[in-house]
Order: sequence, then C1' cells, then structure tokens
RNA sequence: GGGCCCAUAGCUCAAUGGUAGAGCAGGACACUCAUAAUGUCUUGGUUCGGGGUUCGAAUCCCUGUGGGCCCA
Repeated sequence: GGGCCCAUAGCUCAAUGGUAGAGCAGGACACUCAUAAUGUCUUGGUUCGGGGUUCGAAUCCCUGUGGGCCCA
C1' cells in the first nucleotide's frame, strides 16, 4: 500500500427493514441459625461517530474512527 471481517447492556453474544433480547454480572425477596448454592422478581442501551436511502434502519448505501486477519 491492497483485500476481508468486527464494533449492540458492566462482560460474552443474539436480533436477515417493523416496539433491541439472552446468559453471566448488579439489586430485592424467598429458603438457612448464618453463609454459599438454588428459586422468584427486577435494574441496566444515544446499537462506535457523521451523512444518505426508506413511511420505517442495529439491519441497506457512503465516509470517518478503533480493533482483528490475510497478501505485498
């Protein structure tokens, strides 16, 4: 220098144009003499930034930023 992939909750990841979810973590309660484990309920999001397409964008297009892989 060229090509490809990724960026979503505190963490690991889903969500193939129609109200963004799960597990773990956090909080409350139950259980226990108590703790742990377990069970129930529950909190938590400017979907990396900007622009565009569309009635509607995490999703499609352009550009930037950051990370990874391959080639030279």